[in-house]
Molecule: Glycine riboswitch aptamer
Organism: Perspicuibacillus lycopersici
Order: sequence, then structure tokens, then C1' cells
RNA sequence: AUGAUGACUUGGGGAGAGACUACCUAUGUAGCGCCGAAGGAGCAAGCAUUAAUGUGAAUCUCUCAGGCAAAAAGACUCAUGUCGGACG
Repeated sequence: AUGAUGACUUGGGGAGAGACUACCUAUGUAGCGCCGAAGGAGCAAGCAUUAAUGUGAAUCUCUCAGGCAAAAAGACUCAUGUCGGACG
């Protein structure tokens, strides 16, 4: 000297929904209509419990936030590198 789960960096892939309307020149504000895959919130079975109740996942649900040309972001995923050190 093998180098798992996991974490992080970098690069790639990455969906959906109005280039709506009105102000107005900010790339913004407001109105209506929509989207779900940043984030956030909610819950089933099960488990604990005399009971009340607690715990309890998501790509499910809600749309608070975010988004609806491009850009940016983007769950997830692939590759490299680093940390780490299960196993041998």
C1' cells in the first nucleotide's frame, strides 16, 4: 500500500409554468393567471403509550418563499479531486 457509507470543491447533464396586462426605464413595481425539482411547512403505516399524546419519509401534498423569453437558480445525477477510514 485496499479504500465502503458520508461530507465538501470543481466541471457536465438537469423539468415545469404568461417574452400576459398596466405603470414606467427600473431589468423594477403592481394586478391577474399558472409551475414545483432551491429552501420551508404538513401527514400515513409503524413504533412508544392505560389513555391523552409523542415520534414518523418523500420526487406525495401546500404554495409561505422561489419561479413562469434569455441569464441566474435548480431537487436529482455523472465524473474528478479532497477529507474521512468501514472492510480487508